This is a predicted structure of a 102-nucleotide RNA (Purine riboswitch aptamer) from Tepidibacillus decaturensis. The coordinates come from a structure-prediction model, not an experiment, and the mean pLDDT is 76. Lineage of the source: Bacteria > Bacillota > Bacilli > Caryophanales > Tepidibacillus. It matches the Rfam family "Purine riboswitch aptamer". A reference for the family is Batey et al. (2004), "Structure of a natural guanine-responsive riboswitch complexed with the metabolite hypoxanthine", Nature.
RNA sequence: AAUUCAAUCAUAUCUGUUCUUCGUAUAUGUCUGAGAAUAAGGCUCAGAUGUCUCUACCGAGCGACCGUAAAUUGCUUGACUACGAAGGGAUCAGACCUGUUA
Numbered sequence: 001a002a003u004u005c006a007a008u009c010a011u012a013u014c015u016g017u018u019c020u021u022c023g024u025a026u027a028u029g030u031c032u033g034a035g036a037a038u039a040a041g042g043c044u045c046a047g048a049u050g051u052c053u054c055u056a057c058c059g060a061g062c063g064a065c066c067g068u069a070a071a072u073u074g075c076u077u078g079a080c081u082a083c084g085a086a087g088g089g090a091u092c093a094g095a096c097c098u099g100u101u102a
Base pairs, nucleotide, nucleotide: 001101002100003099013095014094015093016092018088019087020086021085022084023083024082025081026056029049030048031047032046033045034044035043041066042065050057058078059077060076061075062074063073064072
C1' cells in the first nucleotide's frame, strides 16, 4: 500500500449519527414602510433591530377595546434553530482490531 475480516478476543472500547432531558441565546420580542378589513372585522407583504449565534420570529385558545374610524391590546399554551452538558436504544456507520500478499 492492496485485499480480506472465516474463527476467537468481541453484542467489547472510542467517536459519530439518532432519541430524551436540562442549560445558554431570545423576550417565538421590538421598530419602520406600503397595502387591506371594520363589531360576522382587527389582516397581508416588505425591511430593520435584538443573540459572543446560524436559523426562526409563528400556530392555537380565551378576553379587552374601537359605535364604523384608523388604530389596536392583555393573558394562557405550544416550538424550531445554534452551541454545551447528562442520559437511553440499535451487532447503524467509522475508527480500533484480525488474516493474507507485495